[in-house]
RNA sequence: GAGGUCGGGCGUGGUGAUCGCGGGGGCCAUUGGCCUCCGAGGAAAGUCCGAGCUCCACAGGGAAGACUGCCAGGUAACGCCUGGGCGCCGAGAGGCGACGGACAGGGCCACAGAGAACAGACCGCCGGUCAGGGCCGCGCGAGCGGCGAUGGCAGGCAAGGGUGAAACGGUGGGGUAAGAGCCCACCGCGGCGCUGGCAACAGCGACGGCACGGCAACCCCCAGUCGGAGCAAGGCCAAAUAGGCGGCGAGGUGCGUCCCGCACCGACCCCACCGCGCGAGCGGUGAGCCGCGGGUAGGCUGCUCGAGGCGGCCGGUGACGGCCGUCCCAGACAGAUGAUCGCCCCGCACGCGCGAGCGUGCGGAACAAGACUCGGCUUACGGCCUGGCCUCGUCC
Numbered sequence: 001g002a003g004g005u006c007g008g009g010c011g012u013g014g015u016g017a018u019c020g021c022g023g024g025g026g027c028c029a030u031u032g033g034c035c036u037c038c039g040a041g042g043a044a045a046g047u048c049c050g051a052g053c054u055c056c057a058c059a060g061g062g063a064a065g066a067c068u069g070c071c072a073g074g075u076a077a078c079g080c081c082u083g084g085g086c087g088c089c090g091a092g093a094g095g096c097g098a099c100g101g102a103c104a105g106g107g108c109c110a111c112a113g114a115g116a117a118c119a120g121a122c123c124g125c126c127g128g129u130c131a132g133g134g135c136c137g138c139g140c141g142a143g144c145g146g147c148g149a150u151g152g153c154a155g156g157c158a159a160g161g162g163u164g165a166a167a168c169g170g171u172g173g174g175g176u177a178a179g180a181g182c183c184c185a186c187c188g189c190g191g192c193g194c195u196g197g198c199a200a201c202a203g204c205g206a207c208g209g210c211a212c213g214g215c216a217a218c219c220c221c222c223a224g225u226c227g228g229a230g231c232a233a234g235g236c237c238a239a240a241u242a243g244g245c246g247g248c249g250a251g252g253u254g255c256g257u258c259c260c261g262c263a264c265c266g267a268c269c270c271c272a273c274c275g276c277g278c279g280a281g282c283g284g285u286g287a288g289c290c291g292c293g294g295g296u297a298g299g300c301u302g303c304u305c306g307a308g309g310c311g312g313c314c315g316g317u318g319a320c321g322g323c324c325g326u327c328c329c330a331g332a333c334a335g336a337u338g339a340u341c342g343c344c345c346c347g348c349a350c351g352c353g354c355g356a357g358c359g360u361g362c363g364g365a366a367c368a369a370g371a372c373u374c375g376g377c378u379u380a381c382g383g384c385c386u387g388g389c390c391u392c393g394u395c396c
Base pairs, nucleotide, nucleotide: 001392002391003390004389005388006387007386008385009384010383013344014343015342016341017340018339019338021039022038023037024036025035026034027033028032041367045378046377048376049375050374051373052372053230054229055228056227065226066225067224068223069222070084071083072082073081074080085099086097087096088095089094100221101220105219106218107215108214109213122161123160124157125156126155128153129152130151131150134147135146136145137144138143169187170186171185172184173183174182188210189208190207192205193204194203195202196201234301235300236299237298244292245291246290247289248288251265252264253263254262255261256260271286272285273284274283275282276281308327309326310325311324312323313322314321315320345364346363347362348361349360350359351358352357
């Protein structure tokens, strides 16, 4: 210097003025002004996990169902994070992994292939036997002896070829007619022991001749976790209208001992209908009026100080934890952050200048925007700043 890999920070630039918007506080005043303070994000998003909070349900236990799944730690908790182990990928930094169990049981393994689970022989290899074109030797000859391509038959074998995602251990040697864990060494595998480690696991040793294929992101088994709904949760106040319940309509007040009697006050009219009664009157229904209660609109609350932010020190490899100091940082309810201008900064273009630079013009962008609050994950994102590590090249 180039390429790569893993992070960290920032992110419609900064600042001032004017106008405007949402909220808190104060003052004047009265329902409008004035002053002052605060006012979106790293993902506020998706609503995928885990919690707080609230209401409902609930004796205890079990089943079903769902989710999680190497080990240890962190945390309020998690399916998150950190560290470690193992496997795979990469030359490396590093990346990826639903990574418990396949002798508890069931199921599946397409196509191809001879054979796909206590398998199999297509090509091939091997000796035997039968046939045997042909060749060699001997013989005057008929013929005899031997070799043998090729083919048939019944066997032996599983090394090699071939099929497949996968073929019943691998490599090398011995052995054999050819072969084969048939035998041996190493590797793998299996259970056993020892050592290291909290553990996952790793290393070593002797043994076993290999028996034990894969799939659990198929059922299943094992272990662990799990009641439901959500701030439109929930609580309080509470119109108009329409339902619900109760009362009233000729009496009321005072005095005397209740029944009852007396006195005073009070109506022009004193709701409609039905039933009963000779009548005074009594009963019912409805309108009206009054009261009560539930609920709606609306208002208040929940509501923002919180597992909080920042800085320092300490403990820890780290996630994280402890202590001290400091700060207050949106709370709307159809939902507020905007606009204009000046200066500075950055980028680009043009012009001028030997040059440092100056002038003019244009631009300052991506994804996206609170709605009860946190911890995560995932997804989206133009660009800028910055650190560690790896590889290659060149120079000293």